[in-house]
Context: one part of a larger RNA
RNA sequence: GGCACAUGGUGGAUGCCUUGGCGCGGGAAGGCGAUGAAGGACGUGGUAAGCUGCGAUAAGCCUCGGGGAGCCGCAAACAGGCCCUGAUCCGGGGAUUUCCGAAUGGGGCAACCCGGCACGGGUCAUGCCGUGUCACCCGUCUCUGAAUACAUAGGAGGCGUGGAGCGAACGGGGAGAAGUGAAACAUCUCAGUACCCCCAGGAAGAGAAAACAACCGUGAUUCCCUGAGUAGUGGUGAGCGAAAAGGGAACAGCCUAAACCUGUCGGAUGCCAAGCGUGCAGGCGUUGUCCGAUGGGUGUCGAGGGAGUGAGCUUGGUUCCGCUGCAUCGGAGCCCGAAAGUUACAAAUCGGCUCGUUAGUCGAACGUUCUGGAAAGAUCGGCGAUACAGGGUAAUAGCCCCGUAGGCGAAAACGAUGCCGACUUUCGUGCUCACCACCCGAGUACCACGGGACACGAGGAAUCUUGUGGGAAUUUGCGAGGACCAUCUCGUAAGGCUAAAUACUCUCCCGCGACCGAUAGUGAACUAGGACCGUGAGGGAAAGGUGAAAAGCACCCCUACUAGGGGAGUGAAAUAGUACCUGAAACCAUGUGUCU
Numbered sequence: 001g002g003c004a005c006a007u008g009g010u011g012g013a014u015g016c017c018u019u020g021g022c023g024c025g026g027g028a029a030g031g032c033g034a035u036g037a038a039g040g041a042c043g044u045g046g047u048a049a050g051c052u053g054c055g056a057u058a059a060g061c062c063u064c065g066g067g068g069a070g071c072c073g074c075a076a077a078c079a080g081g082c083c084c085u086g087a088u089c090c091g092g093g094g095a096u097u098u099c100c101g102a103a104u105g106g107g108g109c110a111a112c113c114c115g116g117c118a119c120g121g122g123u124c125a126u127g128c129c130g131u132g133u134c135a136c137c138c139g140u141c142u143c144u145g146a147a148u149a150c151a152u153a154g155g156a157g158g159c160g161u162g163g164a165g166c167g168a169a170c171g172g173g174g175a176g177a178a179g180u181g182a183a184a185c186a187u188c189u190c191a192g193u194a195c196c197c198c199c200a201g202g203a204a205g206a207g208a209a210a211a212c213a214a215c216c217g218u219g220a221u222u223c224c225c226u227g228a229g230u231a232g233u234g235g236u237g238a239g240c241g242a243a244a245a246g247g248g249a250a251c252a253g254c255c256u257a258a259a260c261c262u263g264u265c266g267g268a269u270g271c272c273a274a275g276c277g278u279g280c281a282g283g284c285g286u287u288g289u290c291c292g293a294u295g296g297g298u299g300u301c302g303a304g305g306g307a308g309u310g311a312g313c314u315u316g317g318u319u320c321c322g323c324u325g326c327a328u329c330g331g332a333g334c335c336c337g338a339a340a341g342u343u344a345c346a347a348a349u350c351g352g353c354u355c356g357u358u359a360g361u362c363g364a365a366c367g368u369u370c371u372g373g374a375a376a377g378a379u380c381g382g383c384g385a386u387a388c389a390g391g392g393u394a395a396u397a398g399c400c401c402c403g404u405a406g407g408c409g410a411a412a413a414c415g416a417u418g419c420c421g422a423c424u425u426u427c428g429u430g431c432u433c434a435c436c437a438c439c440c441g442a443g444u445a446c447c448a449c450g451g452g453a454c455a456c457g458a459g460g461a462a463u464c465u466u467g468u469g470g471g472a473a474u475u476u477g478c479g480a481g482g483a484c485c486a487u488c489u490c491g492u493a494a495g496g497c498u499a500a501a502u503a504c505u506c507u508c509c510c511g512c513g514a515c516c517g518a519u520a521g522u523g524a525a526c527u528a529g530g531a532c533c534g535u536g537a538g539g540g541a542a543a544g545g546u547g548a549a550a551a552g553c554a555c556c557c558c559u560a561c562u563a564g565g566g567g568a569g570u571g572a573a574a575u576a577g578u579a580c581c582u583g584a585a586a587c588c589a590u591g592u593g594u595c596u
Stems, first nucleotide, its partner, number of pairs: 001595009015581001016545002020516002022513007029505002031166002039100003042055003046078002050074002061094006070082003105114003115134007136163002138160007170201001171199004181188001185235001211218002222249005232240002253497003256441001260297010275284002277328006304440003308435006316335007336428006349422005354416005360408003366381002369378002382399002384388001390402003446470008456482001477492005532539002552580001555567004
């Protein structure tokens, strides 16, 4: 020195564990913000570095409930306190809430600097201190007011829970790639995806047929299954890819424009006639007609609907008005009766009952002996069960503890369904027939050219949309049925609103898992988006486990009042000693044996 074995050191694999993650389901909530948010800075404890809480009233203040013996957070200790006259703790409501931040009196290198005005404090007075207030935009009202006469622009002020900023995904819109695939590549694809911007809502968007269908019929929209990888489209390559129909989920329908009547304002015209609802009689005499704007009534549809005129049938009471009287017609108010209603269809709230959420509460049934450090194990004999889910307790507990099944509960705040009441609105005149031909959404439909969207790439290319240029019709109308034409059928564009079924999960609660178990699972089980790196945008770790209980080694010895160790003691165990469960290998030693 090699090899083998043994005993140690080092190291932290493995096993076991779990406070943390991941995923799914159900429910809730779906926003917060100028009444100053999200997020921070700085403070705040008797001693106080970090985290947590809180804000100069600063680990807290007040009040109303719950609860019932200890308490002064993580987190020990000392000192000092609080508490059955109910503390700590949990929940509802309230007060306080520095400075920055949309940040908003002005400025600024965020958490700082400097002001105006009013009131108050202080000073002989100024400086100084405190409280409140002072940004911009929009809307609305009032006052004022140029060039320029009326006016307008502009200016000033009052008012508004108005706007702004933040927020994970889902939604609508605007704008819009490339890597890639086509085995290259240009049409094409990726993809209307990613990224960017705007705008929301708890959902959004869509939505009550100018729809489909096919000679049969359906009857708003949305979503799912099928139809179907079909019909199609496509350098007919790669690929892209429907619809009708059938079956389900959920269901809900409405309001306007116009014609006609009429109020107000403005303009034009008209001047003693027209007009004053109608009939008769009497009377009045300043407003009639047309156009435009803006209100009210009426009206809303596809076996077309409505307006206007006439006729028929039918209809509570009462008062007033339409120049006067009578008759009739129309309108308005009150009473009575009926109906409906807050998500659209008109619109705002309030109360009661009921239910739920935010603290809680009641809740069955066991003991001996043995082993052991410890009984829940074994043994013997019992008991409960609408409860043998689960967790804890010195090993494995239905009956020890927390719970579980099943019941109960709110002073206060919030929410919801249904009912009742208040309240509000509508109806009490509508229907039928005939005539008439007044209305039925215009730079629109449609056409041409150029684009885009439709599964559909210009194709035979309908349909939707629109940049440019042309440019209709009003029911004997107009559009569609995939060029176009005819017949037939379906519908009624160019105005608007609309719940549910659907999508998502930053967040809260409950439950579950042939999900992970510390190089895994979130980057993060631990004072983690913290340390650290980077000028910055940004990048971004490592790090869990004594023991049942600290019982965390009093005391003695070596030593430098250190570290480390030897005794003693605790403990079941100290080769469990805080560098702590188990403690593999590499690697390093020591001892023994053997070989050279």
About this RNA: Predicted 3D model of a 596-nucleotide part of an RNA (large-subunit ribosomal RNA, domain I) from a Candidatus Polarisedimenticolia bacterium. The coordinates come from a structure-prediction model, not an experiment, and the mean pLDDT is 81.